Model confidence (mean pLDDT): 81 of 100. This is a predicted structure of a 76-nucleotide RNA (transfer RNA) from a Chloroflexota bacterium. It was read from a public genome assembly. Taxonomically the source falls in Chloroflexota (Bacteria, Bacillati). Rfam family: tRNA. Rfam's curators write: Transfer RNA (tRNA) molecules are approximately 80 nucleotides in length. Gene Ontology term of the family: triplet codon-amino acid adaptor activity. Rfam classes the family as a transfer RNA.
This record gives sequence, C1' cells and structure tokens, in this order.
RNA sequence: ACGGCGGUAGCUCAAUUGGCAGAGCCCUGGUCUCCAAAACCAGUGGUUGAGAGUUCGAGUCUCUCCCGCCGUGCCA
Repeated sequence: ACGGCGGUAGCUCAAUUGGCAGAGCCCUGGUCUCCAAAACCAGUGGUUGAGAGUUCGAGUCUCUCCCGCCGUGCCA
C1' cells in the first nucleotide's frame, strides 16, 4: 500500500426482512446475617467509532475518515 473481518452500556456479547436498543457480569439499593460473603429481588447506566447520504423510518443499506485484528505485497 491492497484485500478481508470487526467497532453497540464500565467489561463480554446479542438485536430475525430496515420498524420500541437488550442480556450476562460489574456497580447501586433492598431482603437475609451479629458483621461480611454467597443467594434472592429491584434499579442506574447508550451521541450503536466520527461525519454525510438514501428512506416515512438506519445498529442494520451506500460513501468518506479514524481505530483494532488477520492475510498478501513493497522498502530497509
């Protein structure tokens, strides 16, 4: 440099044909306990990497850019 895959909650990951953004863990509160842990119940938490386009409607489709991983190549 070219090609492929990926970027969604603090972390790991879902989201069906484009049609209400979710789960587990973490965290917070409660129950329980002498206290804590464990267990159980409830809750907080999102500019879906950035920008633009298409559309009534975009996490999902298109374009540009950024970042990560893999492969190929070039220079040394």